Annotation: A computed fold for a 388-nucleotide RNA from a Chloroflexota bacterium, annotated as Bacterial RNase P class A. A source record names the gene rnpB. The RNAcentral record of the sequence draws on ENA. It matches the Rfam family "Bacterial RNase P class A". By type it is a ribozyme. The coordinates come from a structure-prediction model, not an experiment, and the mean pLDDT is 77.
RNA sequence: CAGGCCGGUCGGGUGAUCGCAGUACUGCCAGACAGUAUUGAGGAAAGUCCGCACUCCAUAGGGCAAGAUGCCGGGUAACGCCCGGAACGGGAAACCGUUGGAUAGGGCCACAGAAACAAACCGCCCUCCGGGGUAAGGUUGAAAAGGUGGUGUAAGGGACCACCGGCGUCGCAGUAAUGCGGCGGCCAGGUAACCCCCAUCUGGAGCAAGGCCAAGCAGGGACAAAGCCUGUACGCAGGCGGGAAGCGGCUCGUUUCCCUCGAGUCCCGGGUAGGCUGCACGAGCCGGGUGGCGACAUCCGGCCCAGAGAGAUGAUCAUCCAGACAGGCGUCGUCCAUUUGGAUACCCGCCGGUUGGACAGAAUGCGGCUUAUAGAUCGACCUGGGAU
Numbered sequence: 001c002a003g004g005c006c007g008g009u010c011g012g013g014u015g016a017u018c019g020c021a022g023u024a025c026u027g028c029c030a031g032a033c034a035g036u037a038u039u040g041a042g043g044a045a046a047g048u049c050c051g052c053a054c055u056c057c058a059u060a061g062g063g064c065a066a067g068a069u070g071c072c073g074g075g076u077a078a079c080g081c082c083c084g085g086a087a088c089g090g091g092a093a094a095c096c097g098u099u100g101g102a103u104a105g106g107g108c109c110a111c112a113g114a115a116a117c118a119a120a121c122c123g124c125c126c127u128c129c130g131g132g133g134u135a136a137g138g139u140u141g142a143a144a145a146g147g148u149g150g151u152g153u154a155a156g157g158g159a160c161c162a163c164c165g166g167c168g169u170c171g172c173a174g175u176a177a178u179g180c181g182g183c184g185g186c187c188a189g190g191u192a193a194c195c196c197c198c199a200u201c202u203g204g205a206g207c208a209a210g211g212c213c214a215a216g217c218a219g220g221g222a223c224a225a226a227g228c229c230u231g232u233a234c235g236c237a238g239g240c241g242g243g244a245a246g247c248g249g250c251u252c253g254u255u256u257c258c259c260u261c262g263a264g265u266c267c268c269g270g271g272u273a274g275g276c277u278g279c280a281c282g283a284g285c286c287g288g289g290u291g292g293c294g295a296c297a298u299c300c301g302g303c304c305c306a307g308a309g310a311g312a313u314g315a316u317c318a319u320c321c322a323g324a325c326a327g328g329c330g331u332c333g334u335c336c337a338u339u340u341g342g343a344u345a346c347c348c349g350c351c352g353g354u355u356g357g358a359c360a361g362a363a364u365g366c367g368g369c370u371u372a373u374a375g376a377u378c379g380a381c382c383u384g385g386g387a388u
Stems, first nucleotide, its partner, number of pairs: 001384004006379005012320007020040008028031001042359001046370002049368005054206004066202005071085005086099005100197002105195002107191003121138002123134004146164006165187001167184007210277004219268005227240005241259007284303008321357001323355003327351004333344004
């Protein structure tokens, strides 16, 4: 320098103008107001796929059923997440991917094939021609009864032997998965995302959870009341009586108004609209130390950082910064000529121009996973080439 591989960070900056939402203060015309100050999305706020917190309901204890997870060890509030390790597979490597049990049992294994689990179609061998032995060879298939070589045999076969693979067991190492070594009998395929077995975990619903306050309407309860007669054209009028207020020290008197019978006032519990809360000081963020390979834990210091209600966080202009595009000039190199001139590709440098910033949008909160994402940038590692 080129190609690769793994991980981290950022994801436009500044200014002006206009606008939106929360909070505080001030003002007045007192509210759906104005002004000022301040704050105002993300690495995924997304999918809602896991796990928690929180809340209400249910709940003696145990078991069954159902569901989830699944190599081993560790981390964590917890997880299906993360870290470290193991085995197997891929890659030349950095590195990446996968994961319980098929020797508890059952089921299934299309087509083809004799046969898909304990198999005889062809072949081979024996034969008393009835049959018997045989998994070495052939055929089919995704998969064919441990593999290779030998001994042996009528022909063959783990029947026997050596090595290899697998299984079991013992020893050693390791917390363990597992590894290494010894020994053993020869060893029956796949599928557990079919049932199943083993181990661990799991009550349900969700912030529209839940709590507090509470118009109106409806319900329940309590309380006060003085009206009567006559006429009527049914509006009311008159008389007696009562009440309130004025005049008045009081009574009498007098003036005015009222005398309603289905509503009023008050209380009660539940509770609708509506309001407040839950609701942002938290498994918090930043920096540093210590322990640990690491995930992570812990200590010290600093910081306060959106929040609503169907839902604000934006727009325009200028300028800067990456980037992209084409152009011009230059360096190196190459070619031609040879006076040291001309032509020219990639990369690189300079110049001005045009263009130019993705995915996306909190709604109770948190930890993960997954998915989307223009571009920029940092670090570790691997392979190849060059120079020293």